Description:
A computed fold for an 82-nucleotide RNA from a Burkholderiales bacterium, annotated as c-di-GMP-I-GGC riboswitch aptamer. Its Rfam family is "c-di-GMP-I-GGC riboswitch aptamer". A reference for the family is Smith et al. (2010), "Structural and biochemical determinants of ligand binding by the c-di-GMP riboswitch ", Biochemistry. The organism belongs to Burkholderiales, within Bacteria. The coordinates come from a structure-prediction model, not an experiment, and the mean pLDDT is 90.
RNA sequence: ACCGACAAAGGCUAACCAGUCGUAAGGCUGGGGCGCAAAGUCACCGGUCCUGAUUAACCCCAGGAAAGCGGGACUGCCGAAG
Numbered sequence: 001a002c003c004g005a006c007a008a009a010g011g012c013u014a015a016c017c018a019g020u021c022g023u024a025a026g027g028c029u030g031g032g033g034c035g036c037a038a039a040g041u042c043a044c045c046g047g048u049c050c051u052g053a054u055u056a057a058c059c060c061c062a063g064g065a066a067a068g069c070g071g072g073a074c075u076g077c078c079g080a081a082g
Stems, first nucleotide, its partner, number of pairs: 002082001003079002011036002016031006034068001040074003044071003048065005
């Protein structure tokens, strides 16, 4: 360094519920706990979702959302076996 243990110390928190913000996707706070070794950060690529415009309806276009969809970039705790 790869790697990742029924290890140790800690960390994060899905669905759902309450409050709140947003037209919405969804965000934030609290409860909750399915899970996670990057479930830390970043919308760069593909894909997904929302709104607007347009359309017979899509596509295209404009703006936005999600990092717990895949890839990529950057950073990081611990240390058994190999």